[in-house]
Parts: sequence; C1' cells; structure tokens
RNA sequence: GCCUUCGGGGCAGGGUGAGGGCCAGUCGGCCCAAUUCCCGAUCGGCGGUAAAGCCCGCGAGCGCCUUGGCGCACGAUCCGGUGUAACUCCGGAGCCGACGGUACAGUCCGGAUGGAAGAAGGC
Repeated sequence: GCCUUCGGGGCAGGGUGAGGGCCAGUCGGCCCAAUUCCCGAUCGGCGGUAAAGCCCGCGAGCGCCUUGGCGCACGAUCCGGUGUAACUCCGGAGCCGACGGUACAGUCCGGAUGGAAGAAGGC
C1' cells in the first nucleotide's frame, strides 16, 4: 500500500390512567390502555492510560458544499482504601445518555441486514 472478515448493549415486577369502548339509559359499573409519567429494574462503542459510560481524544446526529472539508450540536464523579503509579482496581455514594414516531423514551418502533471510530487476519 491492497484485500478479507469482524465491529452496541439494555425496562423484570408493580402503581396511576390522558384517551377509547361496552352496559345502563339516573347515579354508576366493567374492559382496554404510558416498556415514555411514578416506584423499581436494567445497559454502557473505539483509541490512550494502572484495567474508564462520567479523565484526554475519536465515532455515531443535523445542515452546507466538489471525493473531502466546514459549521452547528455534542451528556455525566466524587470520597475513602491499596499501590511506585489508578477521577480506570477494591469499598461507598452519585450522575449521564442524539434525532423522528407514540401519553412525555438511554432501554419500544424507525432511519439501520445502514454507517463508523477501530480491531483481527492475509498478500
């Protein structure tokens, strides 16, 4: 340098009932109904480094334009212990999570049997 393959996981259980349907034809009763709300549960891409969702950086999203590039958006951690060294291990407590759909979504459905950071192997 060329080629091939690989390359994302996750709502158990329960509460409420916006809304809809049926009976009655008065009150009212019954059924369906949020994996999104509430309790609770559960998940964690890639490279770096003392082993990382929350340290540094990359990828994934949206728009424009000529392969590529630019712009916008881009979340979250502390304490203690061990140690030469760890915001990475052990103990504890806490926090975060694109866009569209839908009763308001990290987890359902969808773009996506897609793409990508990158990893392994072959020549």